A computed fold for a 131-nucleotide RNA from Shimia haliotis, annotated as FMN riboswitch aptamer (RFN element). The model forms 100% of the base pairs in the Rfam consensus. The source organism's lineage runs through Bacteria, Pseudomonadota, Alphaproteobacteria, Rhodobacterales and Shimia.

[in-house]
RNA sequence: GGCCAUUCUCGGGGCGGGGUGAAAUUCCCCACCGGCGGUGAAAGCCCGCGAGCGCCAUCAUGGUGAUGGGUCAGCAGACACCGGUGAAAUUCCGGGGCCGACGGUUAAAGUCCGGAUGAUAGAGAAUGGGU
Numbered sequence: 001g002g003c004c005a006u007u008c009u010c011g012g013g014g015c016g017g018g019g020u021g022a023a024a025u026u027c028c029c030c031a032c033c034g035g036c037g038g039u040g041a042a043a044g045c046c047c048g049c050g051a052g053c054g055c056c057a058u059c060a061u062g063g064u065g066a067u068g069g070g071u072c073a074g075c076a077g078a079c080a081c082c083g084g085u086g087a088a089a090u091u092c093c094g095g096g097g098c099c100g101a102c103g104g105u106u107a108a109a110g111u112c113c114g115g116a117u118g119a120u121a122g123a124g125a126a127u128g129g130g131u
Base pairs, nucleotide, nucleotide: 003129004128005127006126007125008124009123010122016030017029018028019027031111032110033100034099035049036048037047038046044098045097052075053074054072055069056068057067058066059065060064079096081095082094083093084092102114103113104112
């Protein structure tokens, strides 16, 4: 150094200005943000993963709720972009375009409030083991 075990730590950003209105950080114009692993080279939109909704099971139930499973019916987004550099880039540089769970709200939310001082993809450290 690689492998295994245990413990601990870490582990998501963003509405600023103007307009309309009784009311909007939710609509309209301008703006702002980008989890984790991989990939010949650094990725929101290439390949995967994650929380959430749903679904299934059990229990309680008037509506429905609690607990568990964890991808199981299903939802879970978005470039067949253009140009440049290069051995190599849908990842870098320049330009253009696009996307964003669920519940709530005096009016429709990626950015406000809430589940969440949660959970998780994972990342790191320490200790031990054996090689």